[in-house]
Model confidence (mean pLDDT): 84 of 100. A computed fold for a 123-nucleotide RNA from a marine eukaryotic metagenome, annotated as FMN riboswitch aptamer (RFN element).
């Protein structure tokens, strides 16, 4: 450097409605890499998402779709054990793209048989 594989998980029960896996109880989940030690909430990346701009499609001028750049990007705290831990053990807390829905989504359905940080392995 080129290649081929791998690369995200979750609403049991139950209450209100006419209709909820979207609201109320309540349950359940946790990408990647670093880090004196084993992280959803430390430090960094990554997907969403916004914007510019190139390209191509399309044109009833809205728009799509890739490509480059940039922007945005949640969430911890005491105990206790150690040489060392916001990471391990107890214990309380918190957080969670757009769009779509007979009713407000982490968890359902879509984009997405996508795309990826990055990990394995081969010339």
């Nucleotide at each position: 450097a080129c290649c081929u594989g791998c690369g995200g998980g979750g609403u049991u029960g139950g209450g209100u409605g006419a209709a909820a896996g979207u609201c109320c109880c309540g349950a359940c989940c946790g990408g990647c890499g670093g880090u004196g030690a084993a992280a959803g909430c430390c430090c960094g990346c990554g997907a969403a998402c916004c914007c510019a701009u190139c390209g191509c499609c399309a044109u009833u001028u809205c728009g799509g779709c890739g490509g480059u750049g940039g922007g945005c990007c949640g969430a911890u705290c005491c105990g206790g054990u150690g040489g060392a831990a916001c990471u391990c053990c107890g214990g309380g807390g918190c957080c969670g793209a757009c769009g779509g829905u007979c009713a407000c989504a982490g968890u359902c359905c879509g984009g997405a048989u996508g795309g990826g940080a990055g990990c394995a392995g081969g010339u």